[in-house]
C1' cells in the first nucleotide's frame, strides 16, 4: 500500500432505521454496635469525528482519527 473488523457512560457491555438494554462503580436511604453482605431510591451517555440520506439515524452511505487482524 489493499482487505476485513472494533470504537456506546467511570468501567464492562446489549442494541441492525422511531423510547439507549442489563451489570459493576459512584452517591442517599433502609439494615448493624460499626461495617461487609443484602434490599429501596438516585444521578451519570453531544453513541470516536466530520458530512450525507430520511419525516426520523448508534443503526445505512462517504471521508477522517485511532486500535486489532489479514494479505503485499
Nucleotide at each position: 500500500g489493499c482487505c476485513g473488523g472494533u470504537g456506546u457512560g467511570c468501567c464492562c457491555g446489549a442494541g441492525u432505521g422511531g423510547c439507549a438494554a442489563g451489570g459493576g462503580g459512584c452517591c442517599g436511604g433502609c439494615c448493624u454496635g460499626c461495617a461487609a453482605a443484602g434490599c429501596c431510591g438516585g444521578a451519570u451517555u453531544u453513541c470516536a469525528g466530520g458530512g450525507g440520506u430520511u419525516c426520523g439515524a448508534c443503526u445505512c452511505c462517504c471521508c477522517u482519527c485511532a486500535c486489532c487482524g489479514g494479505c503485499u
The RNA shown here (transfer RNA) has 72 nucleotides and comes from an uncultured bacterium. The gene name in the source record is trnC.